[in-house]
RNA sequence: GCGGGUAUAGUUAAGUGGUAUAAUGUGGGCUUCCCAAGCCUGAGUUGAGGGUUCGAUUCCCUCUACCCGCA
Numbered sequence: 001g002c003g004g005g006u007a008u009a010g011u012u013a014a015g016u017g018g019u020a021u022a023a024u025g026u027g028g029g030c031u032u033c034c035c036a037a038g039c040c041u042g043a044g045u046u047g048a049g050g051g052u053u054c055g056a057u058u059c060c061c062u063c064u065a066c067c068c069g070c071a
Stems, first nucleotide, its partner, number of pairs: 001070007010024004018054001026042005047063005
């Protein structure tokens, strides 16, 4: 330099053109003499920019970061 892949809560992942989900973590409460465990409840997420569309996390383009291969 060329080609391909990945990017979604603090972390690990799922997902789909129509209000984005789980686990774990985290805040509050209950329980307990205390801790742990358990139960209830809350907050928190689509890498950046542009395009298509009534509507984009999803489709297209560019960029960025990381990974793989070729030279």